[in-house]
RNA sequence: CAAGUCGAACGCGAACCAUUUUAGAUCACUUUGAAGGGCUUGCCUGGAUGAGUGUGAUAUUUUUCGGUUUGAGUGGCGAACGAGAGAGUAAUGUAUUGGUAUCUCCCCCCAAGUCAGGGAUAGCCCAUUGAAAGAUGGAUUAAUACCGGAUAGUCCCGCAAGGGUAAAGCAGCAAUGCGCUCGGGGAAGAGCCUGUAUCCUAUCAGCUAGUUGGCGGGGUAAUAGCCCACCAAGGCAAUGACGGGUAGCUGGUCUGAGAGGACGACCAGCCUCGAUGGAACUGAGACACGGUCCAUACACCUACGGGUGGCAGCAGUGAGGAAUCUUCCGCAAUGGACGAAAGUCUGACGGAGCGACACCGCGUGAAGGAUGAAGGUUUUGUUAUUGUAAACUUCUUUUCUCAGGGACGAUAAUGACGGUACCUGAGGAAUAAGCACCGGCUAACUUCGUGCCAGCAGCCGCGGUAAUACGAAGGGGGCUAGCGUUGUUCGGAAUUACUGGGCGUAAAGCGCACGUAGGCGGGUCGAUUAGUUGGUGGUGAAAGCCCAGGGCUCAACCUUGGAACUGCCAUCAAUACUGUCGACCUGGAGCAUAGUAGAGGUUAGUGGAAUUCCAAGUGUAGAGGUGAAAUUCGUAGAUAUUUGGAGGAACACCAGUGGCGAAGGCGACUGACUGGGCUAUUGCUGACGCUGAGGUGCGAAAGCGUGGGGAGCAAACAGGAUUAGAUACCCUGGUAGUCCACGCCGUAAACGAUGAAUGCUAGGUGUUGGCAAGUUUACUUGUCAGUGACGCAGUUAACACAUUAAGCAUUCCGCCUGGGGAGUACGGUCGCAAGAUUAAAACUCAAAGGAAUUGACGGGGGCCCGCACAAGCGGUGGAGCAUGUGGUUUAAUUCGAAGCAACGCGAAGAACCUUACCAAGUCUUGACAUCCGCCUGACCGAUCCUUAACCGGAUCUUUCCUUCGGGACAGGCGAGACAGGUGGUGCAUGGUUGUCGUCAGCUCGUGUCGUGAGAUGUACCGUUAAGUCGGGUAACGAGCGCAACCCCCGUCCCAUGUUGUUUUUUCAUGGGAGACCGCCUCGGAUAACGGGGAGGAAGGUGGGGAUGACGUCAAAUCAGCAUGGCUCUUACACCUAGGGCUACACACGUGCUACAAUGGCUAUGACAAUGGGCUGCCAAGUCGUAAGACGGAGCUAAUCCCAACAAACAUAGCCCCAGUUCGGAUUGAGGGCUGCAAUUCGCCCUCAUGAAGCCGGAUUUGCUAGUAAACGCGUAUCAGCAUCGGCGCGUUGAAUACGUUCUCGGGUCUUGUACUCACCGCCCGUCACAUCAAGAGAGUUGUAUAUGCCCGAAGGCCCCGAUGAGGGGACGAAGGUAGAGACAGCGAUAGGGAUGAAGUCGUAACAAGGCAUCCGUAGCGGAAGCUGUGGAUG
Repeated sequence: CAAGUCGAACGCGAACCAUUUUAGAUCACUUUGAAGGGCUUGCCUGGAUGAGUGUGAUAUUUUUCGGUUUGAGUGGCGAACGAGAGAGUAAUGUAUUGGUAUCUCCCCCCAAGUCAGGGAUAGCCCAUUGAAAGAUGGAUUAAUACCGGAUAGUCCCGCAAGGGUAAAGCAGCAAUGCGCUCGGGGAAGAGCCUGUAUCCUAUCAGCUAGUUGGCGGGGUAAUAGCCCACCAAGGCAAUGACGGGUAGCUGGUCUGAGAGGACGACCAGCCUCGAUGGAACUGAGACACGGUCCAUACACCUACGGGUGGCAGCAGUGAGGAAUCUUCCGCAAUGGACGAAAGUCUGACGGAGCGACACCGCGUGAAGGAUGAAGGUUUUGUUAUUGUAAACUUCUUUUCUCAGGGACGAUAAUGACGGUACCUGAGGAAUAAGCACCGGCUAACUUCGUGCCAGCAGCCGCGGUAAUACGAAGGGGGCUAGCGUUGUUCGGAAUUACUGGGCGUAAAGCGCACGUAGGCGGGUCGAUUAGUUGGUGGUGAAAGCCCAGGGCUCAACCUUGGAACUGCCAUCAAUACUGUCGACCUGGAGCAUAGUAGAGGUUAGUGGAAUUCCAAGUGUAGAGGUGAAAUUCGUAGAUAUUUGGAGGAACACCAGUGGCGAAGGCGACUGACUGGGCUAUUGCUGACGCUGAGGUGCGAAAGCGUGGGGAGCAAACAGGAUUAGAUACCCUGGUAGUCCACGCCGUAAACGAUGAAUGCUAGGUGUUGGCAAGUUUACUUGUCAGUGACGCAGUUAACACAUUAAGCAUUCCGCCUGGGGAGUACGGUCGCAAGAUUAAAACUCAAAGGAAUUGACGGGGGCCCGCACAAGCGGUGGAGCAUGUGGUUUAAUUCGAAGCAACGCGAAGAACCUUACCAAGUCUUGACAUCCGCCUGACCGAUCCUUAACCGGAUCUUUCCUUCGGGACAGGCGAGACAGGUGGUGCAUGGUUGUCGUCAGCUCGUGUCGUGAGAUGUACCGUUAAGUCGGGUAACGAGCGCAACCCCCGUCCCAUGUUGUUUUUUCAUGGGAGACCGCCUCGGAUAACGGGGAGGAAGGUGGGGAUGACGUCAAAUCAGCAUGGCUCUUACACCUAGGGCUACACACGUGCUACAAUGGCUAUGACAAUGGGCUGCCAAGUCGUAAGACGGAGCUAAUCCCAACAAACAUAGCCCCAGUUCGGAUUGAGGGCUGCAAUUCGCCCUCAUGAAGCCGGAUUUGCUAGUAAACGCGUAUCAGCAUCGGCGCGUUGAAUACGUUCUCGGGUCUUGUACUCACCGCCCGUCACAUCAAGAGAGUUGUAUAUGCCCGAAGGCCCCGAUGAGGGGACGAAGGUAGAGACAGCGAUAGGGAUGAAGUCGUAACAAGGCAUCCGUAGCGGAAGCUGUGGAUG
């Protein structure tokens, strides 16, 4: 600032003007031009610094039916519109359709009137009072203000008679205009009533006394309990009353194919509100946003007495917030109020400003341009890419800047916007590109950094040293003046399913029936027309959406017309179907008659067997119980046995996927009462039916109450066992209970995990009850009602179901909507209790679940195999020693290997070396490789010094080729590229190897089956060492494995023959033959094959070796080698000498030697084979007790040597059972050998010494025939060093296998599974710690509110009063008080839930989970759980 206006309704004041009267000093102007003089008598001069006259300015005063402007007031109209907001409201609202008991200022039309009077009052003035706001008194005055009177009607009241009620003037010279009054009508608006529609909640089920209706009255514009008195007892509600929560409603908006779902900004219609609560006044209209009164809260002024105010109007401020604008211009347009009008007012409105907030349009340049520039990124590298991109050349000017012209909007005047839109000219590529993304979904990839860190993430998920997923860069795909994120709504989601889902096992059929409301309902005829269908009419506001035109350069936007608005109402018609009414029918349903089966129910009685107890007899030491025991009973006589008795409970056989019942359930026999079914025959009623929310009844077991009863069994409890423990499984006892009567409870895996009813849709087969026919005495056929197991079509995710449907359809009911929290909390109902029923949320997870598949596993099953067990033989584990490992120690005891499948392993040989380790001393292009420069001529070697040695120093000696330039080679010095690493990673790798396992398996192509994963083939039968072979077969074939092919041994033949032999043969070398179930017999499917036999050297793969499928173990190895990334570089590289790998309380593995007489010792005597040898094997001979030494023949080996008599063995003797004449460790002394070196730390010999040990616990290992066992020999490595440590060789040479029950391992088929990093799996509960949410909780605080009482403002109403002043009464907001119930906050504490890292205790579940599991119930227990009782099979 947004509501004022009208002086043409009224009086008054003020200012100005006009008019009239007066004055008009002074002043201005006009007109006139006086006295005097001159003459041509009408002219000049002069007075004139102007006498007088007039007019005007100015001043004052007066007049007026004067004018203009203005002030407050009276009066009129408006202020109830316009503008804002959405608190309340779930219906006094809204939308739509009808209705009328109504009102209506202004506007339009019609009829009639507007006569004649009166008394006041505000203002102004005076006075009083107050700080102010204001108040009071006195005097005076006008009106279209107010009041009588008259007149009037088709007006009002009244049945009528009759009665009652109007008015105002103003302007104009006038015509006339504007008004006023009464009445009738219209338009438009308003009031009221009404049908239908209009959110969530039943953990809100009963609500209601003015409540529902009536008579009478009051009240209103009008109907009405709207209000009052009286009377009646009604009214509403499962089609959801009452209560609680939330919410303005609509046209429409967003989304969607639609049906729907969500929303209700802008624009438009309606409603409601105006600081909060209440109230009326005025008025046509209000209970009034910019009016009044009262109360309250807040704010302001105050002289403290008292007053003032309401931006959810436009701007603007503060606060709050993630967040929302200018204290702008104008009434020029449109519209509104007032006015006769000019006009005034108008933050309505028209415009501008701010904001990429949204929509639309445009630009940031266009064409050419390969040296494919530089730079960036990338690659081992050539290169590749950024990329025609840039530079550069040519061109354009939308936009921009400057200048000029310049609108429509108003066809006269009037333009805020605005010098704006637009037009023209000039200038110059000039002024103008970002955002998120690049693992999949989803278009787009590389490098570096990081290293389960930092971080990302919509879902899956990514990151632990090669990250397309994090961060950065380069590049790329996307959108673009925007892009991305967040929030929200719809969609996708058929994921609430009307369109358009399901319920056997995934979530989901009530435990079962009866039955109310409701829903649905057989056939025929007729009526009706409610539903239904069609036509017509009204309405469905405008805007919006859609279609077609038009206007801004296009578009957005605006505009015109059409269509549409799927709705409601009215009316006409149709009558098939549904409904309603009427008449009939018999097929559904029911009734009657005759039969029939049955553990159907209730009740009374009767019976035998068995257990237990009691009594008695016989009889004697045990009985009982278990895996084994013990507790227990028994010499006080048990158990056993015989007889008699008592008592309670249950009813063997029959007995059956048999029967009956709605389900739960029902089992000895007999009687009584009683329900239902089925079959057959005709007859009767005539749709009487189906389902069934609520409701009612029945309802196993356990449990509860009262009273009985109590034999057996048996929760709890006690004891004994088992066990780590054992609150269990097992055993001995044992109480409630189990039984009966009456009364509760109302749940189960109450299951077919399958609601009830009806109809239809291939079959064959078993069985129960009945009937009929046929043939015939026992069957066949047919049929109705049940009850099973198969099976087609069809269905199903599959499994499976399949006339007893889970098929095809109809009707009705119940139930489901991810897992957990939770069938829990709170509330309600029921119950004596236990508890039942109804039934959430917070929070949390990304799954939970079903069926089937491949494997793996099982303290599941079947079959088969293996020195796997068994049957045997010999060992290990005990001793000493050797050797390896662990541990410990150490400066170091280098490293690796770790169940089988590490541990006499890498290592086929550590005194130095090896050697990788330790302590020390050196060295730095290096011990080793390639390249470069310079110098030297060598290098090697020899001598000497120093040193622990390397290193270092000195001296000596000294190449090859040549075209004479030099080159090759070697050494030294120097610089850097580089060398080097037994440093890390075997979880980055290659290669190699172990193992299951020499087990018989592992796969593919095509076909077939299955929605699919997959299956088949490769499931069966027989056979084999074998997936070997045969047969069969939706499979047919093939591959890698098996077997065979290769080597050795065994027999024979041929040939050759040195060094073997010299007679043949053995022997050696080379080649060949032989064995194949070939032959016979038996079995078997006549097959495969198997048993036996003959012959044969060998017989059923003759024996042995080599040979190791697909794969498993992230198995082993970066230290054999190779190798990626990382890492060290005067050291983690290299050299040197010394030490260590050899330590020693101990533990384990593998061996040797023994413990002795099947032996030891002495003597004598026999018989091998494989191998090795020149830096070698070494003969004879000699010496030594011996190791060995000397010696040197022979041999490059069928020749010589090792090498000898090989040993066990045989013969003879001694020993005589003992720690020994066993055993040899340990130690001492003395020697030998190798080697630079023997101390740490070698081997051997001689003498002496003479430990332990007398056959080894639990346990455990090897071996099936020339094998085990025993015996020696050779050899590789090696200077030396070997206990069968490794690899080989021969000699002697057994026992046993009934067999597959058990242990281990393997194969195959099958089964279960909650496992699939696959049982070393998975997984449950308590306890401890932390966090979170929710419930309980003594209480406490608050919110809204029903109700009672107190007080009671304003106000209208009623009464008194004079219709006055005034007084009284009930009602009445706020307030106070009492306080039920509801909701919410806080709350010590205690209980449960969820989630968390590798915590604690057990092991409940998944396999027969080691006691099958689970459901209901009861008791008990740290915990999972256990036990009783009934039930289910998942």